[in-house]
Parts: sequence; C1' cells; structure tokens
RNA sequence: UCCGAUAAUCGCAAACCCAGAGCAAUCUGGGGACGCAAAGCCACGGAUCCCUCUGGGAUGGCCGGGUUACCGAAG
Repeated sequence: UCCGAUAAUCGCAAACCCAGAGCAAUCUGGGGACGCAAAGCCACGGAUCCCUCUGGGAUGGCCGGGUUACCGAAG
C1' cells in the first nucleotide's frame, strides 16, 4: 500500500412518527434503528425521479469517478 476480523474506538442513520420548508421530486430539526468501513465530502459521467418544462431542480443510503480520513487481525 492493497485488504477489511464474530477485534477495539469514534461515527453515520433506512422505514416509521412529530414539527417546519418546497408546486413537486425532496430537504431541515427532533424521536427512532434497517443497515453502513467511507452510508465523509464533490452532481464530473451514467441512472432514476420532480416541475410552473426546451430550461430549472432532486437523489452521494443507485453505479462509476475524484478527493480526504479512524483502527489494524489474517493474507
């Protein structure tokens, strides 16, 4: 460095519920945990979705890609 334990530590938080924002996809906060070793960050390519549609927007917990990072058994 690759890699990723029935290890340790620190984390994130699906569905659902409550409150709020938005036409919507969806987002934010609180509760809650199905899961996650990048489920940290970036809409660059693809994909899907929405709209007041020829132009805007959403999803990074859909797949690639980029970038940064904790731990350290076996190989």
Molecule: c-di-GMP-I-GGC riboswitch aptamer
Organism: Desulfuromonadaceae bacterium